[in-house]
RNA sequence: CGAGCUCGUCGGACGGCCGCGGUCGUUUCGACCGAGGAAAGUCCGGACUCCACAGGGCAGGGUGCUGGAUAACUUCCAGGCGGGGCGACCCGACGGAAAGUGCCACAGAGAACAGACCGCCGAUGGCCCCACGGGCACAGGCAAGGGUGAAACGGUGGUGUAAGAGACCACCAGCGUCACCGGCAACGGUGUCGGCUGGUAAACCCCACCCGGAGCAAGGCCAAGCAGGGACCUGGCUGCCCGCCAAAUGGUCCCGGGUAGGCCGCAUGAGCGUCCCGGUGACGGGUCGCCAAGAUGGAUGGCCGUCCUCGACAGAAUCCGGCUUAUAGACGGGCUCGCAAC
RNA sequence: GCCGGGGUAGCUCAGACGGUAGAGCAGCUCACUCGUAAUGAGCAGGUCGUCGGUUCAAGUCCGAUCCCCGGCUCCA
Numbered sequence: 001c002g003a004g005c006u007c008g009u010c011g012g013a014c015g016g017c018c019g020c021g022g023u024c025g026u027u028u029c030g031a032c033c034g035a036g037g038a039a040a041g042u043c044c045g046g047a048c049u050c051c052a053c054a055g056g057g058c059a060g061g062g063u064g065c066u067g068g069a070u071a072a073c074u075u076c077c078a079g080g081c082g083g084g085g086c087g088a089c090c091c092g093a094c095g096g097a098a099a100g101u102g103c104c105a106c107a108g109a110g111a112a113c114a115g116a117c118c119g120c121c122g123a124u125g126g127c128c129c130c131a132c133g134g135g136c137a138c139a140g141g142c143a144a145g146g147g148u149g150a151a152a153c154g155g156u157g158g159u160g161u162a163a164g165a166g167a168c169c170a171c172c173a174g175c176g177u178c179a180c181c182g183g184c185a186a187c188g189g190u191g192u193c194g195g196c197u198g199g200u201a202a203a204c205c206c207c208a209c210c211c212g213g214a215g216c217a218a219g220g221c222c223a224a225g226c227a228g229g230g231a232c233c234u235g236g237c238u239g240c241c242c243g244c245c246a247a248a249u250g251g252u253c254c255c256g257g258g259u260a261g262g263c264c265g266c267a268u269g270a271g272c273g274u275c276c277c278g279g280u281g282a283c284g285g286g287u288c289g290c291c292a293a294g295a296u297g298g299a300u301g302g303c304c305g306u307c308c309u310c311g312a313c314a315g316a317a318u319c320c321g322g323c324u325u326a327u328a329g330a331c332g333g334g335c336u337c338g339c340a341a342c
Numbered sequence: 343g344c345c346g347g348g349g350u351a352g353c354u355c356a357g358a359c360g361g362u363a364g365a366g367c368a369g370c371u372c373a374c375u376c377g378u379a380a381u382g383a384g385c386a387g388g389u390c391g392u393c394g395g396u397u398c399a400a401g402u403c404c405g406a407u408c409c410c411c412g413g414c415u416c417c418a
Base pairs, nucleotide, nucleotide: 001338002337003336004335005334006333007332008331009330010329012307013306014305015304016303017302018301020034021033022032023031024030025029036313040324041323043322044321045320046319047318048215049214050213051212055242056241057240058239060211061210062209063208064207065079066078067077068076069075080094081092082091083090084089095206096205100204101203102200103199104198117146118145119142120141121140124139125138126136127135128134129133154172155171156170157169158168159167173197174196175194176193178191179190180189181188182187219264220263221262222261228255229254230253231252232251233250234246235245236244237243257417258416271290272289273288275286276285277284278283308311343414344413345412346411347410348409349408352367353366354365355364361398369385370384371383372382373381391407392406393405394404395403
């Protein structure tokens, strides 16, 4: 210099005038605050509220290498294993197929204790020539070769045989048993033994762990106003059983009537920032400081001036921790590879 | 805001149990008819909303994303 990997920050700036929502005050005014990293999708987890102060079993659902973090998690951190890349680094629903069941279309002879279509052999038995032996390929034997397929029952070499075959042997790949060593563990290494050798669990299932349901339009309080009538039934823990609780002044549904108001929940919280300590890290502990939107037809905007690199995706609605998706551009830290020069 | 359902031929829907996607109507061609309709025979028409993953194989199973539809206030 070029190409790239990774982590993080920002995402127009400043000033003036006017406007909108909120809080407070000395209330015809003034001060202060006023969208985001994703406020989004609603995909997970929790807080909170009500239903039994949330119980037992079955069913159902979720998660799935190991250890840790956390209020919790389908999240995060560290490590292991597998895959990709020269590398920095990235990706992985990554328990069990040796518990059992199912499935493997088409093609193919045969698709899972397999299979004779082509092929090889025909030792043994059979038939023929014959009497040395040879021939036929009838019985039968064979999984080495061809062919089909996503996949054909480990691979190479040898022994063996009529021809062959883990049938046997050596080595190699994988799997499993046992022992030792390292590691908390996943796992790794070495040796030993066993001829044990298709895939699929994002198919049923097995194993381990976790899960009650509904959701702020939850739920509570106040005010105003009206007109009741009918059907069905025990209801509650959203499927079933048990158990518990409440009960006819009850519950569900339908027709009809009224209202279209206010307050709480609702902004101090697993909160944010600085520094220190512990930890590889996620994170935890401590000190000091700060309070930073709260609407309910729903505010966060407009104009002017100056400047620049001319501004993307997009806007709160109970709150918080994550994940995922969208995003013009700018800046910073660390690292890798290549080339050149010193 | 919260919760639920769906997207397959031009239209309305099956298929959802992995094995290569159908039905009715509509369209086109032919037959029948003097002609039309009806009827009969045949034909064409599909990125299964989109992207990715699992698998030999995905409309179907899993994840992400886009679009459409529906339900949920208070009093008595």
This is a predicted complex of two RNAs, RNase P RNA and transfer RNA, with 418 nucleotides together. Rfam match: Bacterial RNase P class A. The coordinates come from a structure-prediction model, not an experiment, and the mean pLDDT is 83.